[in-house]
RNA sequence: CUCUUAUCCAGAGCGGCGGAGGGACUGGCCCGAUGAAGCCCGGCAACCCCGAAGGAACCCCUUCGGAUAGGUGCCAAUUCCAGCAGGAUGCGUGCCAUCCUGAAAGAUAAGAG
Numbered sequence: 001c002u003c004u005u006a007u008c009c010a011g012a013g014c015g016g017c018g019g020a021g022g023g024a025c026u027g028g029c030c031c032g033a034u035g036a037a038g039c040c041c042g043g044c045a046a047c048c049c050c051g052a053a054g055g056a057a058c059c060c061c062u063u064c065g066g067a068u069a070g071g072u073g074c075c076a077a078u079u080c081c082a083g084c085a086g087g088a089u090g091c092g093u094g095c096c097a098u099c100c101u102g103a104a105a106g107a108u109a110a111g112a113g
Stems, first nucleotide, its partner, number of pairs: 001113008013041001015040003021031003025083004042075003047071002049066007079105001084102007091094001
C1' cells in the first nucleotide's frame, strides 16, 4: 500500500511543556492567545486480550463478565454536516428546502497478501 470482516448518535482533565493552527479531502459550519498542532502525564473504551457458560466439538461461533498484565485505539460538535443514488413531505416547482434509507469516502481494530 491492497484485500476481507467488524464498528463509527455512548464515553474520556478547569494538569505540565509548547507556541498557531486545527476539525482527512471539497463546500459549509465551527474550534483556537479565556491559548491550536505536537509531546508528557492523566483518563475513556473494550477491537486484540483474560475468565465463565452454551453450541456433543481444541480451533471456531454466541452470550455474560473483567481490565490486574500486555498490543492498539480514542478523549469539541453523530465520522461536526453535506458531497453519490433512491424515497417521503413542502411549496417559493428549483433537480430548491426539510426529513428518511442505502452507498461512496474516511477512521479504528483484527486477519490475509

SAM riboswitch aptamer (S box leader) from Caenibacillus caldisaponilyticus, 113 nucleotides, folded computationally. It matches the Rfam family "SAM riboswitch aptamer (S box leader)". Its family is annotated with regulation of gene expression in the Gene Ontology. The prediction has a mean pLDDT of 83.